[in-house]
RNA sequence: ACGCGCGUAGCUCAAUUGGUAGAGCACUGAGCUUAUACCUCAGCGGUUGCAGGAUCGUGCCCUGCCGCGCGUA
Repeated sequence: ACGCGCGUAGCUCAAUUGGUAGAGCACUGAGCUUAUACCUCAGCGGUUGCAGGAUCGUGCCCUGCCGCGCGUA
């Protein structure tokens, strides 16, 4: 340089065909305990990497850029 893939919550990952963005862990609070932990219940947490385009409507489609990984030279 070229080709392919990935980028979503603090972390690991979902989201089938474009139609209200979720789970586990973590964190906070309550219960339980002499106390902590475990366990139970509830809650918090997102400009879906950035910018444009198409669409009534996009995490999903198209274009450019940024970052990471793999491959070829």
This is a predicted structure of a 73-nucleotide RNA (transfer RNA) from an uncultured bacterium. Rfam family: tRNA. From the family's description: Transfer RNA (tRNA) molecules are approximately 80 nucleotides in length.